[in-house]
Molecule: transfer RNA
Organism: Prolixibacteraceae bacterium
RNA sequence: CGGGGUGUAGCGCAGUCUGGUUAGCGUACUCGUCUGGGGGGCGAGGGGUCGGAAGUUCAAAUCUUCUCACCCCGA
Numbered sequence: 001c002g003g004g005g006u007g008u009a010g011c012g013c014a015g016u017c018u019g020g021u022u023a024g025c026g027u028a029c030u031c032g033u034c035u036g037g038g039g040g041g042c043g044a045g046g047g048g049u050c051g052g053a054a055g056u057u058c059a060a061a062u063c064u065u066c067u068c069a070c071c072c073c074g075a
Base pairs, nucleotide, nucleotide: 001074002073003072004071005070006069007068010027011026012025013024020058029045030044031043032042033041034040051067052066053065054064055063
């Protein structure tokens, strides 16, 4: 320098293909409850605006362009 992949809640991920309901799941965290307590079970709750910017569209995590970080391959 060229090509490819990944980036979404504290952590691990789904959703992108084919744009459209409130952006979800597990775990962690907080509260309540069960238990003599620990651990654990059950219920409820908070936490994001999808790596960043711009564009297309009535509407973008999803399409397009640029860009950043990390990983892989090639030179």